[in-house]
Context: one part of a larger RNA
RNA sequence: CCCGCGGCAAGACGGAAAGACCCCGUGAACCUUUACUAUAGCCUGGUAUUGGUCAUCUGCUGUACAUGCGUAGGAUAGGUGGGAGGCGAUGAACUGGCGGUUUCGGCUGUCAGGGAGCCAUCCUUGAAAUACCACCCUUGUGCUGUGGGUUACCUAACCCCGACCCGUGAAUCCGGGCGGGGGACCGUGCUAGGUGGGUAGUUUGACUGGGGCGGUUUCCUCCUAAAGAGUAACGGAGGAGUGCAAAGGUUGGUUCAGCGUGGUUGGCAAUCACGUUUCGAGUGUAAAGGCACAAACCAGCUUAACUGCGAGAUAUACACAUCGAGCAGAUACGAAAGUAGGCCUUAGUGAUCCGGUGGUUCUGUGUGGAAGGGCCAUCGCUCAACGGACAAAAGGUACUCCGGGGAUAACAGGCUGAUCGCCUCCGAGCGUUCAUAGCGGCGAGGCGGUUUGGCACCUCGAUGUCGGCUCAUCACAUCCUGGGGGUGUAGGCGCUCCCAAGGGUUCGGCUGUUCGCCGAUUAAAGUGGUACGCGAGCUGGGUUCAGACCGGCGUGAGCCAGGUCGGUCCCUAUCUGCCGUGGG
Numbered sequence: 001c002c003c004g005c006g007g008c009a010a011g012a013c014g015g016a017a018a019g020a021c022c023c024c025g026u027g028a029a030c031c032u033u034u035a036c037u038a039u040a041g042c043c044u045g046g047u048a049u050u051g052g053u054c055a056u057c058u059g060c061u062g063u064a065c066a067u068g069c070g071u072a073g074g075a076u077a078g079g080u081g082g083g084a085g086g087c088g089a090u091g092a093a094c095u096g097g098c099g100g101u102u103u104c105g106g107c108u109g110u111c112a113g114g115g116a117g118c119c120a121u122c123c124u125u126g127a128a129a130u131a132c133c134a135c136c137c138u139u140g141u142g143c144u145g146u147g148g149g150u151u152a153c154c155u156a157a158c159c160c161c162g163a164c165c166c167g168u169g170a171a172u173c174c175g176g177g178c179g180g181g182g183g184a185c186c187g188u189g190c191u192a193g194g195u196g197g198g199u200a201g202u203u204u205g206a207c208u209g210g211g212g213c214g215g216u217u218u219c220c221u222c223c224u225a226a227a228g229a230g231u232a233a234c235g236g237a238g239g240a241g242u243g244c245a246a247a248g249g250u251u252g253g254u255u256c257a258g259c260g261u262g263g264u265u266g267g268c269a270a271u272c273a274c275g276u277u278u279c280g281a282g283u284g285u286a287a288a289g290g291c292a293c294a295a296a297c298c299a300g301c302u303u304a305a306c307u308g309c310g311a312g313a314u315a316u317a318c319a320c321a322u323c324g325a326g327c328a329g330a331u332a333c334g335a336a337a338g339u340a341g342g343c344c345u346u347a348g349u350g351a352u353c354c355g356g357u358g359g360u361u362c363u364g365u366g367u368g369g370a371a372g373g374g375c376c377a378u379c380g381c382u383c384a385a386c387g388g389a390c391a392a393a394a395g396g397u398a399c400u401c402c403g404g405g406g407a408u409a410a411c412a413g414g415c416u417g418a419u420c421g422c423c424u425c426c427g428a429g430c431g432u433u434c435a436u437a438g439c440g441g442c443g444a445g446g447c448g449g450u451u452u453g454g455c456a457c458c459u460c461g462a463u464g465u466c467g468g469c470u471c472a473u474c475a476c477a478u479c480c481u482g483g484g485g486g487u488g489u490a491g492g493c494g495c496u497c498c499c500a501a502g503g504g505u506u507c508g509g510c511u512g513u514u515c516g517c518c519g520a521u522u523a524a525a526g527u528g529g530u531a532c533g534c535g536a537g538c539u540g541g542g543u544u545c546a547g548a549c550c551g552g553c554g555u556g557a558g559c560c561a562g563g564u565c566g567g568u569c570c571c572u573a574u575c576u577g578c579c580g581u582g583g584g
Base pairs, nucleotide, nucleotide: 001584002583003582004581005580006579007578008577010576011575012574014571015570022405023404024403025402027401028400029397030396031395032394035202036201037200038199039198041195042194043193044192045191046190047189048188049187051154052153053152055150056149057148058147059146060145062143063142064141065140066139068137078136079135080134081133082132085119086118087117094113095112096111097110098109099108100107101106158182159181160180161179162178164177165176166175167174205217206216207215214234218240219239220238221237222236223235241386242284243343244342248302249301250300251299252298253297254296256280258276259275260274261273262272282291283290285348287346288345289344306329307328308327309326312323313322314321318387331340332339333338354380355379356378357377358376359375360374362373363372412459413457414455415454416453418452420448421447422446423445424444425443429439430438466541467539468538469537471533472530473529474528475527476526479504480503481502482499483498484497485496486495487494506520507519508518509517510516547565548564549563550562551560552559553558
């Protein structure tokens, strides 16, 4: 060096299973509910099957009778018309009893007594006699007809029962009869309203330094933005979802804030006067850019906050959006030239569909109309997830499933090193005195890669995760043992620094614990790395499936780095490596 054999399992991110955790999918399935929409069922109404009688309540029509009160006024004046007379021995005025009504004053009916008169025209009133007649209105009573409701009763539909009879029939079946009970209810059909996780179909957004929770989602202003435009982030700051009939148009005029001085109450600031002052004030509202020639402030007159258009530009994926001279018509202000198609400018918003309203020289299903539609104008969306999926939608899953992702989290590694550990520098101060024996404020610079993190780079067609056991191996920032320097080292103990990794570095109690506390020792009971070394070496107490209990949360399904009991750990070694052994 080559080839074996027997072993061990550190590696081949070993084998097995298109990761079950996590995220994603306009995936699925079950489960829940005060998600949405349906629906079985149930309740209720109408109607049909479904008929009779009585009572009562009520609507309408007819008829008879009654009824009617502001104020002024004999007084309870319904309206209009006719009307100068009407009623009365067939019993007037008046008196008494009973009844109806009432605005409590009266109106009215009837019976008895009574025995001849009573009322109108006249006075007040918008309107004159219920003296008398006719028609009608309001409200009410009686009767008839008709419709409806309720109650009671009936029997013949319909339902139930029978130990009875028949169908030469066995039957508890079916049909008929007879008898009994209930009864127009029940039941059933159609239809409508309600209820309805009993059942069904679905929805339950996105962004996101993983996801969830939180926040955001459209528009305006500034910075970021790198001196044209544009430009992102869960970068830094603020605003809007309007307001105004003047805060618009035009013509004419004016100059602000501040400061100084003077001046009654009056003061730092009120109003007044003078000076100074280029803009620091003001501009409805945020900011920016503007504006003193004013776009700021005041006054007069007004409605251009017009109709029909629009050359040409800006901006731009599209759809939107923005600016606009000029032309025609009609108008406001101005002597005129002119200016005016809202506001100093940039936010104050919503496509399409569907529907409403007004107009219209359009259309009009044989024709004429109409309905409907079109066109013009206008209205109805926190469609705010704001380019708006539907008119209409929340949750749970640890019982879970599928498709994917290392495009994205949890372990480990990597990068980083804020945090962490260690070191150095500076030297304010402590140390009786004395910065540096020992300490060292405020600061500065490194090293390490053991903590907690950040990032999301390999791995989701799988890199098994805490602790223990076994077996280790390395570093040295050394716990012991060894050698030294300094000392605020007398000695003995110490403190601190330098060198040093050869060897060593305990046994128990509690806890799943690492850690920690405690007990007893020891020369000492080191700190770290090794996939927080080591599960194809062991364990499986913890964490982290399915069962269950408690507390809390939730309407609920269920949930909780809350607790609790229970809970399948597979692999015969091909290669590398290592140990032992043999042959050439």